This is a predicted structure of a 268-nucleotide RNA (Bacterial large signal recognition particle RNA) from a Eubacteriales bacterium.
NCBI's taxonomy places the organism under Bacteria, Bacillati, Bacillota, Clostridia, Eubacteriales.
Of the family's consensus pairs, 93% are formed in the model.
The coordinates come from a structure-prediction model, not an experiment, and the mean pLDDT is 77.
It matches the Rfam family "Bacterial large signal recognition particle RNA". By type it is a non-coding RNA gene. Clan: SRP clan.
The sequence is in RNAcentral, with records from ENA.
[in-house]
RNA sequence: CCAUACCAGCCGGGGAGGCAGCGGUGUCCUGUACCUGCAAUCCGCUACAGCAGGGGUUGAUCCCCCGUCUGAGGGCCGAACUUCUGCGGACUGGAGCCGCGAAGCACUGCGUUGAAGGAUGGGUCUUGCGCAAUUGGGAGCUGUGAACCAUGUCAGGUGGGGAACCAAGCAGCAUUAAGCGGUCAACCCAAUGUGCCGCGAGGGUGCCUGUCCCGAGCAGUAUUCGUGUGUAUCGCGCGGAAGGGAAGCUCGAUUUUGGGGUGUAUGG
Repeated sequence: CCAUACCAGCCGGGGAGGCAGCGGUGUCCUGUACCUGCAAUCCGCUACAGCAGGGGUUGAUCCCCCGUCUGAGGGCCGAACUUCUGCGGACUGGAGCCGCGAAGCACUGCGUUGAAGGAUGGGUCUUGCGCAAUUGGGAGCUGUGAACCAUGUCAGGUGGGGAACCAAGCAGCAUUAAGCGGUCAACCCAAUGUGCCGCGAGGGUGCCUGUCCCGAGCAGUAUUCGUGUGUAUCGCGCGGAAGGGAAGCUCGAUUUUGGGGUGUAUGG
């Protein structure tokens, strides 16, 4: 080096998830790569980390190792930006809103049938009294109301008396006290969530209003400017949540290319 038989290897790989870990089933990517059975409250294993059965291939351009190029796709972290939200005015000047002041240009309204201002009176407020009203009580009127211990009259009966007659007196009748009811316009007392009421005193210039003096302004809106230890709608500052994905890190199918490595037996 050749021939025959055989053995290792190979006949797809990867991300995430899951797992103590590995591989698989499932999912996603790559893209063509032997067949059958098993499996998510899962299946098989243990660093030689799917198992079982069958088939193919052969020592290499095909198997193994190291490097290089390309890079699908996934994962981690997460800037800008957007939306929502909490706190902050010791962010007030950046927008807005609010208050005050000024200007007095503009407009509107009121005003010589009297503006603003001044004086004065009244009301609204407080207090006292009165009047009225209402309520309650009293008085008044009225009904009822006593076995005996109320009154009058007291049949019968009782007592006294020789008699005339006298005395007490039940029932009945009549009347009345306390009490219990009713009525209550007028009278007396008290009270008040009462009043288009009257009188007096006080207080006050806020509002309403009358009169007088004086005699021409007054009010509002808009604008501009100033100002506020006003506000917090926006903005701004500091946080939170969701979306968003830059940059970075990581795994990496696939692709390009360089180098190295790999048997056993027998015969020639």